[in-house]
Context: one part of a larger RNA
RNA sequence: GGGUGAAUGCUGGCGGUAUGGAUAAGGCAUGCAAGUCGAAUGGGUUUAGACCCAUGGCAGACGAGGUAGUAACACGUAGGAACGUACCCGGAAGUCGGGCAUAACCAGUCGAAAGAUUGGAUAAUUCCCGAUACGUCGCAAGAUGAAAGAUUUAUCGCUCCCGGAGCGGCCUGCGUAAUAUCAGCUUGUUGGUGAGGUAACGGCUCACCAAGGCUAUGACGUUUAGGGGACCUGAGAGGGUGACCCCCACCGAUGAUACUGAGACACGGAUCAUACCCCUACGGGGGGCUGCAGCCGAGAAUAUUCGACAAUGGGCGAAAGCCUGAUCGAGCGAUACCGCGUGGUGGAUGAAGCGAUUCGUCGCGUAAACAUCUUUUAUGAGGGAGGAAGUUAUUGACGUUACCUCAUGAAUAAGGGGCUCCUAACUCUGUGCCAGCAGGAGCGGUAAUACAGAGGCCCCAAGCAUUACCC
Numbered sequence: 001g002g003g004u005g006a007a008u009g010c011u012g013g014c015g016g017u018a019u020g021g022a023u024a025a026g027g028c029a030u031g032c033a034a035g036u037c038g039a040a041u042g043g044g045u046u047u048a049g050a051c052c053c054a055u056g057g058c059a060g061a062c063g064a065g066g067u068a069g070u071a072a073c074a075c076g077u078a079g080g081a082a083c084g085u086a087c088c089c090g091g092a093a094g095u096c097g098g099g100c101a102u103a104a105c106c107a108g109u110c111g112a113a114a115g116a117u118u119g120g121a122u123a124a125u126u127c128c129c130g131a132u133a134c135g136u137c138g139c140a141a142g143a144u145g146a147a148a149g150a151u152u153u154a155u156c157g158c159u160c161c162c163g164g165a166g167c168g169g170c171c172u173g174c175g176u177a178a179u180a181u182c183a184g185c186u187u188g189u190u191g192g193u194g195a196g197g198u199a200a201c202g203g204c205u206c207a208c209c210a211a212g213g214c215u216a217u218g219a220c221g222u223u224u225a226g227g228g229g230a231c232c233u234g235a236g237a238g239g240g241u242g243a244c245c246c247c248c249a250c251c252g253a254u255g256a257u258a259c260u261g262a263g264a265c266a267c268g269g270a271u272c273a274u275a276c277c278c279c280u281a282c283g284g285g286g287g288g289c290u291g292c293a294g295c296c297g298a299g300a301a302u303a304u305u306c307g308a309c310a311a312u313g314g315g316c317g318a319a320a321g322c323c324u325g326a327u328c329g330a331g332c333g334a335u336a337c338c339g340c341g342u343g344g345u346g347g348a349u350g351a352a353g354c355g356a357u358u359c360g361u362c363g364c365g366u367a368a369a370c371a372u373c374u375u376u377u378a379u380g381a382g383g384g385a386g387g388a389a390g391u392u393a394u395u396g397a398c399g400u401u402a403c404c405u406c407a408u409g410a411a412u413a414a415g416g417g418g419c420u421c422c423u424a425a426c427u428c429u430g431u432g433c434c435a436g437c438a439g440g441a442g443c444g445g446u447a448a449u450a451c452a453g454a455g456g457c458c459c460c461a462a463g464c465a466u467u468a469c470c471c
Base pairs, nucleotide, nucleotide: 001471002470003469004468006467007466008465009464010463013340014339015338016337017336018335019333020332026296027295028294030293031292032291035058036057037056040055041054042053043052044051045050065251066250067249075175076174077173078172079171080170083168084167085166088164089163090162091161093159094158095157096130097129098128099127105120106119107118108117109116110115135144136143137142149156150155177223178222179221184214185213186212189211190210191209192208193207194206195205196204226248227247228246229245230241231240232239233238253274254273255272256271257270276287277286278285279284304330306329307328308327312326313324314323315322316321343373344372345371346370353364354363355362356361378408379407380406381405382404383403387398415460416459417458418457419456420441421440422439426455427454428453429452430451436443437442
C1' cells in the first nucleotide's frame, strides 16, 4: 500500500448493486416448508355447488440446509471394465382366459389418550393362477418368464424385447496438511482353490491351503482439516484463504438396523437403544428447525414470526388446476462497492464576533450579511411502463414501482481524524516528571508547536478513525 462475511468509537442526506449467525453440529414455543390424481376404484355426508374417508398410482432418494466427521479413490485430473437405470426418445411384438381377498363402511369390544381388536359386506390400473413369447438357462432335448384398463372413440395407458440419451455404482495411475518428542505395523491380515453374495469385479463373506503384505521415497500412530473451480496479495515465482456463487463428497439429536422402491439403508418414513424435552387417568404414549421466519443461550458480532406463485424451475394431473419459505420480491443493517447531493454567480464599510499582535495591525475571509439564479435532491399533484410467454380474451407479488410532466422553495442534508520527527499541517492560554500522551523514536521537572483547551491549518469525506487477521 492492498484486502475482510468484520467488530468498536464518533458522526450520518439519498439511490443502485451485492451481502448479513464466522461462536454452541447448543436447546427450541408457534406457524408454514410435499404433495397430487375422480380420465384407476369403493364408500360417506349432503345438496344438486361439491366436500370428506379409504384402497391404488406417481412423487416424496429432487429441491432447501449444514460442514460435524473424513488425510480417504473424499476431492482434482487422466484412464479402465465386470454393471444398473423410474420418468424421456427410437424400433419390434403383444394386451387372451379365470380366481381369492381386503380397507374405508356397518355392528361390537378394550383403552385416559395414542391406538388396538372381533365379526359381516364390497371394488379396482391391488393381488393370485393359467395361456401365449424374437427374452433367460442349456451342447441339445427341454425348462422357465408378462400384461390393465379408462373415456368424450380419439387418444392416454399396460407388458416383454432391442437400442439411445442423460444419470449412477465399481476399479486404477498421478496430485492432495503437520508431526520421528509416533519406528516398526498387520491375522481376513497378503495370495490361491472352491462356494456364497451383489446390478457388477473383488476377502465383499465363508471353508480349506500357503505365509505372506506394508515400511526412513516415513508404514503405523497422533494432531489438524470437507476437496475443487476460485478469492486476496504480489512484477512474477510464491504466500495466505476456501464467506457469497458453481461442481463433488458427507451429515440430519447420538449410535445401530433393515423395509419399501428404478433409486435410500431415507432431514420433515419405519424399528431398536441412549441422552434430553413434553402429555398421562401412572397402565402407557409423543418429539427431533444443520428448511423459512422466530425464541432462549453463549458471543465483539450478524436481519422480518413479511408478500406472491406474476415470472423461472420442480412434483402430480389428459387438462383445467393444486402444491411449492425452491424461486421472485419487499423489510431491516453505511456491512461492502459504485453513483449523487448538502447549492451556483455577484458581493469589501474587508461588518460583527473570535483568535493573534511588535498595539501599527494581521487571520478566519467573498467567508457571512445582502442581491440574483437554478431545482439535482426533497415535498406535493398528475401521467405511467417493460418484465406476459400466448393470434383474440384473461393473468403482475413487486407497484402509491422505474420513468415523464408540473408546482413549491436554498428550501431537507457534514462530519471524523490529525498538526515534534518518521508524516501533509502552528500559535496562544492552562499545567509544571503532576495531570497526561504514545505505532516507534520519545514528550511533561515554569517560556511544552508532543499533555488539556482555544484559534488557525492539513488529510479524507457520508463517512472517518481504532482494533483483529492475511499478503

A computed fold for a 471-nucleotide part of an RNA from a metagenome, annotated as small-subunit ribosomal RNA, 5' domain.